[in-house]
Context: one part of a larger RNA
RNA sequence: UGACGGGGGCCCGCACAAGCGGUGGAGCAUGUGGUUUAAUUCGAAGCAACGCGCAGAACCUUACCUGGAUUUGACAUCUACGGAAUCUCUUCGAAAGUUGAGAGUGCCUUCGGGAGCCGUAAGACAGGUGCUGCAUGGCUGUCGUCAGCUCGUGUCGUGAGGUGUUGGGUUAAGUCCCGACACGAGCGCAACCCCUGCCAUUAGUUGCCAUCAGUUCGGCUGGGCACUCUAAUGGGACUGCCGGUGUUAAACCGGAGGAAGGUGGGGACGACGUCAAGUCCUCAUGGCCUUUAUAUCCAGGGCUACUAACGUGCUACAAUGGUCGGUACAGAGGAUGGUUGCCAGCCCGCGAGGGUGAGCUAAUCCCAAAAAGCCGGCCUCAGUUCGGAUUGGAGUCUGCAAUUCGACUCCAUGAAGGCGGAAUCGCUAGUAAUCGCGGAUCAGCAUGCCGCGGUGAAUACGUUCCCGGGCCUUGUACA
Repeated sequence: UGACGGGGGCCCGCACAAGCGGUGGAGCAUGUGGUUUAAUUCGAAGCAACGCGCAGAACCUUACCUGGAUUUGACAUCUACGGAAUCUCUUCGAAAGUUGAGAGUGCCUUCGGGAGCCGUAAGACAGGUGCUGCAUGGCUGUCGUCAGCUCGUGUCGUGAGGUGUUGGGUUAAGUCCCGACACGAGCGCAACCCCUGCCAUUAGUUGCCAUCAGUUCGGCUGGGCACUCUAAUGGGACUGCCGGUGUUAAACCGGAGGAAGGUGGGGACGACGUCAAGUCCUCAUGGCCUUUAUAUCCAGGGCUACUAACGUGCUACAAUGGUCGGUACAGAGGAUGGUUGCCAGCCCGCGAGGGUGAGCUAAUCCCAAAAAGCCGGCCUCAGUUCGGAUUGGAGUCUGCAAUUCGACUCCAUGAAGGCGGAAUCGCUAGUAAUCGCGGAUCAGCAUGCCGCGGUGAAUACGUUCCCGGGCCUUGUACA
């Protein structure tokens, strides 16, 4: 100087407390350990691995296994020789590949040849998701959006180092003020950036009977940019004003005005560093290893196995509910979709869906129904009109192909489950809870992930205690 203490003081955080809803019990989905297997590819390991890499394993992906093949190689550059490229038929084969036959003579040209492509030969070389993340770059997690981490000069100390950065107040903040051998500065904090909340200007193929006219009643038509909206620019909030407290300071408390008030709400943004944290399987890369194999191609299988265990979720156990009929109200999006796209309407089918077919290169058409909600009927506490697992049968769609191993539909079947032990998690407001909608990936496949809006709470006395953190101080046989 640090680190540590079941030392002290001060102070924060859904850390506790006060509340609301869960997990732990059930069934299923998914990931993991384990076991099994020819293989069940590999990585991730307390928080910070376990719906994680995987924003989508039937083939492909695919790295694994079994079998069949290749050896200058699936891919790159160079040399020589031959052939246009390419297409069709054919033998063997599961395919990869392999045998034979035929068609075909292109482009540029200085007529020598050249560009591109294919084949053959030899070698330089290719190749490796092989090893090492403890050789590395890059990227990322974490403490932690915690308020800290340092430097120059001066000064103190033999020195390590101290001071500044401590103290008194204050703040979300090393935020600001005051004091003081310190005076300044940098990286962080805050602000600058984006979204959202109010207003104005500009602009109107979205919107509006607001106003006028027509109307087959639909902004449908004429007409108009007032409003809504869209999207560009600007304004607006600064403790600016008033009162009180305070050291006359910083600031705090209350108030006015205001759409908004003391960081308005949310996001992006992550200091010096820690964990030899993670990743050589995104990529790049040193070294090592391999080179008729640890490379490459193909078919089939596996990654989907299954007694029990753990994590994360979904659906429930019901009456604030279930079911049937009627009836409302969103937002955001697709770098969306026009020729392998979204698909209105109509017809067929109980349905998944099929047929036909208008519009839409999209503020114009489509996906599209929002659901919870509201109104009415039935159910009356029961393993039930709760719950939907499992199984049998019949189908639909995608795709070369759903047996291993897809999603969905219909009929039948109806399991466990009576609100869950010890323990444990999230959340402080448009939040939790609850309800549906969209998107990426994608032929097909979502209870996951990333977004969107609808309805919309309860509680916080307080900081003694648990956990994590910050500052000061103290002890130490620790570094």